[in-house]
Context: one part of a larger RNA
RNA sequence: CUGGGCGUAAAGGGCGCGCAGGCUGUGCGUCGAGUCGGCUGUUGAAAGGCGGGGCUCAACCCCGCGAAGCGGUCGAGACCGGCGUGCUGGAGUACUGCAGAGGCAGGCGGAAUUCCCGGUGUAGCGGUGAAAUGCGUAGAUAUCGGGAAGAACACCGGUGGCGAAGGUGGCCUGCUGGGCAGUAACUGACGCUGAGGCGCGAGAGCCAGGGUAGCGAACGGGAUUAGAUACCCCGGUAGUCCUGGCCGUAAACGAUGGAUGCCAGGUGUGCGUGCAGAGAUGCAUACGUGCCGCAGUCAACGCGAUAAGCAUCCCGCCUGGGGAGUACGGUCGCAAGAUUGAAACUC
Numbered sequence: 001c002u003g004g005g006c007g008u009a010a011a012g013g014g015c016g017c018g019c020a021g022g023c024u025g026u027g028c029g030u031c032g033a034g035u036c037g038g039c040u041g042u043u044g045a046a047a048g049g050c051g052g053g054g055c056u057c058a059a060c061c062c063c064g065c066g067a068a069g070c071g072g073u074c075g076a077g078a079c080c081g082g083c084g085u086g087c088u089g090g091a092g093u094a095c096u097g098c099a100g101a102g103g104c105a106g107g108c109g110g111a112a113u114u115c116c117c118g119g120u121g122u123a124g125c126g127g128u129g130a131a132a133u134g135c136g137u138a139g140a141u142a143u144c145g146g147g148a149a150g151a152a153c154a155c156c157g158g159u160g161g162c163g164a165a166g167g168u169g170g171c172c173u174g175c176u177g178g179g180c181a182g183u184a185a186c187u188g189a190c191g192c193u194g195a196g197g198c199g200c201g202a203g204a205g206c207c208a209g210g211g212u213a214g215c216g217a218a219c220g221g222g223a224u225u226a227g228a229u230a231c232c233c234c235g236g237u238a239g240u241c242c243u244g245g246c247c248g249u250a251a252a253c254g255a256u257g258g259a260u261g262c263c264a265g266g267u268g269u270g271c272g273u274g275c276a277g278a279g280a281u282g283c284a285u286a287c288g289u290g291c292c293g294c295a296g297u298c299a300a301c302g303c304g305a306u307a308a309g310c311a312u313c314c315c316g317c318c319u320g321g322g323g324a325g326u327a328c329g330g331u332c333g334c335a336a337g338a339u340u341g342a343a344a345c346u347c
């Protein structure tokens, strides 16, 4: 390379937007590069195939043919492609409704915690397996009143909702993205995927400025222990929070790329629509989210219309373990490091 694969054995890119490229619905007309057929030219080293010949055979050797390729010419017009002209089922638009912790900004609220001030009050509190360090007669803990600050939003809350992913949860307001249903008015294939590229991207970490209640790497102390650079306890700095700028990672997981079509059912739940019913509710249908399960599939576990089933298109990735996600080089970064990514050697 071919082939075979990628939920758990090696293997789905963290997620999106999208240039090139690849692929692309349906009717009619037309052209003929691809495609197919006839005739023809060229036959090239050898081997191989077919026919024939030479060494007694064979191996071996020689001659011819054929195939494929390339060129010419005539034709076909299904497929495919180009052009033209239509269509509405794909895609989009419009209108009417609907749900939602989707995003950004501003404002507001209560509970709790800590600290400060004052009142009551007195000998302890705290902590643990048990203790001690610690706090407390300079009046703590407890309790009541007042004040300040920062961070997070109990119940509702759900196997629930929204978002492409990361993620998203008090209340109100403003700005703003997406989705679903219904109506079939409009456009008329405008589509799918997407190497590079661009953007987004939890936490930790970094730079500058602010903030700091609680928690809390490091660090100090008390215990435990043979030791205890830990687990437990008392403290506590970065950090956790805000603004601006970096970083670009993850068990970024459904360990399952995206799109489209097809293939039994049952039962929950979220949000629409239609029909029936006085209503409770039932039936139908669309989208989402769970469980069970037929066929099918799988090495098994399991998956099973939210496929890991049956197919098509496009992208990414794998190819024994260790060495190693290392070294070197490149790119990026302030750094930490990220990304791309070997070999010797060894089993």
Base pairs, nucleotide, nucleotide: 003319004318005317006316007301008300012315014200015199016198017197021193022192023191025087026086027085028084029083030082031081034079035076036075037074038073039072040071041070042069049065050064051063052062053061054060090190091187092186093185094183095182096181097180098179102176103175104174105173106172107171108170109153113149114148115147116146117145118144119143120142124135125134161168162167205246206245207244208243209242210241214240215239219235220234221233222232257314258313259312260311261310262309265292266291267290268289269288270287272285273284274283275282276281296303297302320347321346322345329340330339331338332337